[in-house]
Context: one part of a larger RNA
RNA sequence: GAACAAACGCUGGCGGCGUGCCUAACACAUGCAAGUCGUACGAGAAAAUUCGCUUCGGCGAGUAAGUAAAGUGGCGCACGGGUGAGUAACGCGUGGAUAAUCUGCCCUUUAGCUGGGAAUAACUCAUCGAAAGGUGGGCUAAUACCCGAUAAUACUGCUUUUACUGCGGUGAAGCAGUCAAAGGUAGCCUCUGUUUACAAGCUAUCACUAAAGGAUGAGUCCGCGUACCAUUAGCUAGUUGGUAGGGUAAUGGCCUACCAAGGCGACGAUGGUUAGCUGGUCUGAGAGGAUGAUCAGCCACACUGGAACUGAGACACGGUCCAGACUCCUACGGGAGGCAGCAGUGAGGAAUCUUGCGCAAUGGGGGAAACCCUGACGCAGCAACGCCGCGUGAGUGAGGAAGGUUUUCGGAUCGUAAAGCUCUGUCAGGUGGGAAGAAAUGUAUAGGGGUCAACAGCCUUUAUACUUGACGGUACCACCAGAGGAAGCACCGGCUAACUCCGUGCCAGCAGCCGCGGUAAUACGGGGGGUGCAAGCGUUGUUC
Numbered sequence: 001g002a003a004c005a006a007a008c009g010c011u012g013g014c015g016g017c018g019u020g021c022c023u024a025a026c027a028c029a030u031g032c033a034a035g036u037c038g039u040a041c042g043a044g045a046a047a048a049u050u051c052g053c054u055u056c057g058g059c060g061a062g063u064a065a066g067u068a069a070a071g072u073g074g075c076g077c078a079c080g081g082g083u084g085a086g087u088a089a090c091g092c093g094u095g096g097a098u099a100a101u102c103u104g105c106c107c108u109u110u111a112g113c114u115g116g117g118a119a120u121a122a123c124u125c126a127u128c129g130a131a132a133g134g135u136g137g138g139c140u141a142a143u144a145c146c147c148g149a150u151a152a153u154a155c156u157g158c159u160u161u162u163a164c165u166g167c168g169g170u171g172a173a174g175c176a177g178u179c180a181a182a183g184g185u186a187g188c189c190u191c192u193g194u195u196u197a198c199a200a201g202c203u204a205u206c207a208c209u210a211a212a213g214g215a216u217g218a219g220u221c222c223g224c225g226u227a228c229c230a231u232u233a234g235c236u237a238g239u240u241g242g243u244a245g246g247g248u249a250a251u252g253g254c255c256u257a258c259c260a261a262g263g264c265g266a267c268g269a270u271g272g273u274u275a276g277c278u279g280g281u282c283u284g285a286g287a288g289g290a291u292g293a294u295c296a297g298c299c300a301c302a303c304u305g306g307a308a309c310u311g312a313g314a315c316a317c318g319g320u321c322c323a324g325a326c327u328c329c330u331a332c333g334g335g336a337g338g339c340a341g342c343a344g345u346g347a348g349g350a351a352u353c354u355u356g357c358g359c360a361a362u363g364g365g366g367g368a369a370a371c372c373c374u375g376a377c378g379c380a381g382c383a384a385c386g387c388c389g390c391g392u393g394a395g396u397g398a399g400g401a402a403g404g405u406u407u408u409c410g411g412a413u414c415g416u417a418a419a420g421c422u423c424u425g426u427c428a429g430g431u432g433g434g435a436a437g438a439a440a441u442g443u444a445u446a447g448g449g450g451u452c453a454a455c456a457g458c459c460u461u462u463a464u465a466c467u468u469g470a471c472g473g474u475a476c477c478a479c480c481a482g483a484g485g486a487a488g489c490a491c492c493g494g495c496u497a498a499c500u501c502c503g504u505g506c507c508a509g510c511a512g513c514c515g516c517g518g519u520a521a522u523a524c525g526g527g528g529g530g531u532g533c534a535a536g537c538g539u540u541g542u543u544c
């Protein structure tokens, strides 16, 4: 000099864009942060209101409404969001391997979508418990569950030779065996069945099943790179390798049995300390050094430790089980909980924000869709915490006013500074107007194309109209008034730009270094003046 997720002191007008617990991975009151689908399924209220009856207490029926809430089932909850405790490691970065692997939803292609069955929740009855929550009997549905049919280029086994080969296998052919499914919605009568119009029929669409391929995502392995300490020199028994088996989507001591005695290490093993890694960020001419907030990629964690279940995917932040610590409820028998999600509270600390608005946009989950959910996100609030921009007026004005300071008493200086005169109108204030961000989706009307037996219906597409804004009456624009409301902080001995007077008298004090102060201190304190930066200035801390 530059920089900062900064803090402190003094001061403080406005706006834009960013940033905001670095400490206790400390404990958490309260609210919200993951639901959705009735076009999978069975069942199904109440308030209120209308009508009728009434012994005036009520009763019944309709609407509310096939609505709410609950249940079975599907998909999602493994994303998104947070934190950096652990980890010196194939964790990360980079480049490869997978002939050792998996991949829901999505896309493409091929084939299919058939016949049956037994349950169970909800509900109801009984019952246990203070509660949380159970237990037993009975009824019922499905795209829930089970069995059968059919089936391959799938899977398993065997055989053959051929092709490729990294010699381990991979691929091809043949034979045998095994494995599947579910319907919903809308429309129609061409075929089939009843001969009416409907469905078991047909069509469309959304689902479903099997297989192949793609895309995406993930798992595993390897080369190289990745902090400090040798005042850490030896470490290792599933240890190192083999065979066989188990296990996994998959290789492998990953696990087990047996066999062998290996494996690592001064090119730093082992041990200890510290630490999430990277793109980047800061600095520097660069080389390098330091760092890893915000944003992005990867990893790890979710009160502490352990475990599995479900699932395409977890050993799962707002799931389950066990143990522990802590907090809460209890009828003392037993139960409930997990903010390192968004706000917020206490504590710690030099120190870090609102218990806000909205799903309008972007994105995500569910749904055919309407739509619902979304503290992701978009916005607003607080804080000079940072960067950037603007303003606090402009011109003129010498009797160089008054006043202050100083003086050699002549003057000098503050100083064109003020006043005065002439103007301007940024920002703030007031009045009026007032956006873009909105594209879609859906509905209606009118067409085009496809499917089809069909002018239904469905799919697709074009045009027109209507429909959606949290921010926000915000940005922006015009007008009104009037210089009015808006300047401080540090320094002035040298380094280092800027000097004098008074007070003090090695005192009080200053100080980054050198050093000032003991009676004329440009170094302390105050006044005047000056210098530097400026809505900031200075100090402290840290890095280069």
Stems, first nucleotide, its partner, number of pairs: 001544004006540005013390006019383002021348001026346003030343003035075003040072002048063006082301003091226008101218002106214007114148004123138006154178007163170002183206006192199003227273003234264003239261008276298004280291004303324005326337004354380001356379003362376001363374004393423004403414004427485001429480005437471001442466010488533005493514003499528005509516002
About this RNA:
A computed fold for a 544-nucleotide part of an RNA from a metagenome, annotated as small-subunit ribosomal RNA, 5' domain.